[in-house]
Context: one part of a larger RNA
Order: sequence, then structure tokens, then C1' cells
RNA sequence: UGACGGGGACCCGCACAAGCGGUGGAGCAUGUGGUUUAAUUCGAAGCAACGCGAAGAACCUUACCAUGUCUUGACAUCCGGAUGACAGAGUAUGUAAUGUACUUUCUCUACGGAGCAUCCGAGACAGGUGGUGCAUGGUUGUCGUCAGCUCGUGUCGUGAGAUGUUGGGUCAAGUCCCGCAACGAGCGCAACCCUUACCCUUAGUAGCCAGCAGUGAGAUGGGCACUCUAAGGGGACUGCCGGGGAUAACCCGGAGGAAGGUGGGGAUGACGUCAAAUCAUCAUGCCCCUUAUGACAUGGGCUACACACGUGCUACAAUGGCGCACACAAAGGGAAGCGAAGGCGUGAGUCAGAGCGAAUCCCAAAAAAGGCGUCCCAGUUCGGACUGUAGUCUGCAACCCGACUACACGAAGCCGGAAUCGCUAGUAAUCGCGAAUCAGAAUGUCGCGGUGAAUACGUUCCCGGGUCUUGUACA
Repeated sequence: UGACGGGGACCCGCACAAGCGGUGGAGCAUGUGGUUUAAUUCGAAGCAACGCGAAGAACCUUACCAUGUCUUGACAUCCGGAUGACAGAGUAUGUAAUGUACUUUCUCUACGGAGCAUCCGAGACAGGUGGUGCAUGGUUGUCGUCAGCUCGUGUCGUGAGAUGUUGGGUCAAGUCCCGCAACGAGCGCAACCCUUACCCUUAGUAGCCAGCAGUGAGAUGGGCACUCUAAGGGGACUGCCGGGGAUAACCCGGAGGAAGGUGGGGAUGACGUCAAAUCAUCAUGCCCCUUAUGACAUGGGCUACACACGUGCUACAAUGGCGCACACAAAGGGAAGCGAAGGCGUGAGUCAGAGCGAAUCCCAAAAAAGGCGUCCCAGUUCGGACUGUAGUCUGCAACCCGACUACACGAAGCCGGAAUCGCUAGUAAUCGCGAAUCAGAAUGUCGCGGUGAAUACGUUCCCGGGUCUUGUACA
């Protein structure tokens, strides 16, 4: 100087407390361990692995296994020789599959050849999701959006080092003020960026409709006031008033205001820590394989199942289930696409194909809510697992191993032990909608809006963090 303390002081955080809803019990989904297996590919491991890499394993993916096949190779560059094509298309034949045979068709030229492509040969080489993340780059997680981490000069100290950065206040903040052997500066904080909340200007179609005409309908004429859209501005700065404070920083209350003291949300992550993660995104040193640890094909596996754990979904019901009629969103996506009206089907769907590269058309029905009716507390008109039958769709193909529909079946479950998690406001809870990936395949993920709470006395205690100080047999 640090680190540590079941030392001290001060401060903060959904850290506790106060509340609301869960998890832990059930069924299922999903990940992991274990076990099994020819293989169940690999990685991730307290917080910070476990709906994680994977924004989507039937083939492919795919790295694993079995079997069959190839050896200059599936891919790149170079040399020699041969051919004029090769590829593609078509025909025939054949395998589980990679095949085999035939037909068809090069360009330029100074006619020497050149280009291009395929085949054959020779090696140089290719190739490796093989090893090492404890050889590395790059990227990422975490402490933590915590308020810290440093430097120059000066001063002090023999020196390590100290000072500045400590102290008195204050703040979300090493934020600011005052003081001071310090004076300044840098990386962080804040601001500048995006979004949301209010107003104005400009603009008015594909958006809107106050007044006029008009209709089944903003369909249409007309209009651009309003909504909205999207570009530019304004607006909030402790600016104003009162009180407190040291006359400071700042704090408390108030006015005006759409918004008030950082207005809400996001992006943004200092010096560093964990030999943290990743050699399987990629790159890369070294080591290893080279008729195989490379490459191709078919089938299987990654989907197994006495069990254990994590994360979720659905429930156990009456603040509910079911039936009928009937409202109100936002944000997105659409051409190998979204697919309307209309018809058919109990339905999943199908026939059909209008319109739309989209403020125009489509996906698209928002759902919870509200209204009427029914059920009457029961393992039920709760709950929907499992199973049977019949179907739909995607796809070369749904046996292993897809999603969905109809009818039948109708399990566990009556609110969950010890323990444990999230959340402070348009939040929790609850309700639906969309997108990426994607042929098909979400209860996951990322977004969007609708309805919309309770509680916070307080900082003694638990956990984590910051500053000062003290002890130390630690570095």
C1' cells in the first nucleotide's frame, strides 16, 4: 500500500421490512444430471451452467453410430498429356444410395495457337466441428450504470509511498459548494443521441370529416379545420415566490404549466477482477491424423427412461365454466409472398382466385371487459393428461419422430413441507395480438397494446456494494 475481520462510524440497493403474485405438491412442455445405448455428437457448471450456444434435430441440418463406397480427394493454386466439350436437358438401365450407357450442344484466332471445361498421370498440397480458451487475437459474461480509477508538476518521507482523492456540508453521482501544500488534467458521472408526454409551423394522399351535397358505406363531389402521419421548431432552466442553510452548494413548500426538480423508458458499461466463457462463429501458434481423425451415400441416433434438479405452461374452479348476441387496440409481416368476397365441409381445411411490392389490398377474429341465459359446490357442465377411431395440412418422405381437427375416453389435481423467487406504477397481476427462425413444427424468445392494484413505519437484522477509520502471525 492492499486484502481480510462473527472490529467501529456513515451511506446506498426490491437487501430486509410492509404488500401483491408465484415456485417447491399435480399433469404436461423444455433444459440438465444420471442411467441406458452401436450412437444417444459437442460445449455451458454457485451467483454469472441448466426454455443456455439452438431465431426452430423427420431427410438435410449433423459434428455421433452402423453399413457401403472414394483417395490429389467435396473445395483452392500450379505442371504434363488427351478430348471438344463439360455442365444442363432427354432416353434407356440399375442400386438401399453415391452410378452406368446413349443422344444433343464451346468461344476467339494473325490458323502457330490461346481461353474455358472435363478426364488421365505425377506430386507439391488440399482437408480435419481432431487436442490445447492454462500458448493467443477477437467477442462476451460478472462485480455494476457501482462511483470510482489514474496522471503531470509541486510538496512531504532515507524508502515503499503519501498528498491531491482526506475534512465540513450536499448530491443519483470524485455532483456541486466551502476549507486545505497543493495547483491542474485525463478515463468514468452528467449532458450531447433515440423514444415517449404538450404546443406551433409546413404538408394533405393512400390518412381525416366540422360545415354543404350525398350514401348501405368517408363510397362519391368537396374541404384540410380536427385526428393522424413526418420534417422543422418551441417548451423545463431550480427560471419565479416563501422558508431553511454559512450570504454557498443545496434542501423543503408553493405558483404557473401538458410536464418540476435527472419528467418516464432506452442506447451508452471507467481502471480492473474471476489463468471466468468461447480453438464448435471466425482467425490463429504449437501438437496430432493423411487409402484417414479427410470425403460421399443410405439407414439409425441427437426424441432412449427405475430416477434427481432447474425453467415454464395448464389447472385445482362460482371474482368461475359453458352458450348466445354485441364493442374498443397497438406494433408488425407480405411476391417462390399475404391471400379477400363467394361456395363446400361439424371442423382442421378446401374450391376459387379479387386486391396488394402496400397509411390504398391481405394476414385480422383482438381477447379479457360489458349484456342475457344456464350450471349450484360435486372430482362436478371444474380439470384436461392418456388412449381409440376417422381425418386435414406441409413435405420426395410424418414408422422410429410433425402440427392441427372431429367424435369417443376422461387420469392426477380440492391451493401445495422445509425452503425459495419476482415486483415500488401504467409497475405487479391479468388479457389477447404480432414478429424473427421457418416447407412444416413454440407453453420458448423478442416486441405490442387492453384492463389495472396493494404496500414502503423504518434501516435493528439477512445479502451485496461504496467511503473513512481501526486490528492483523496474510501478500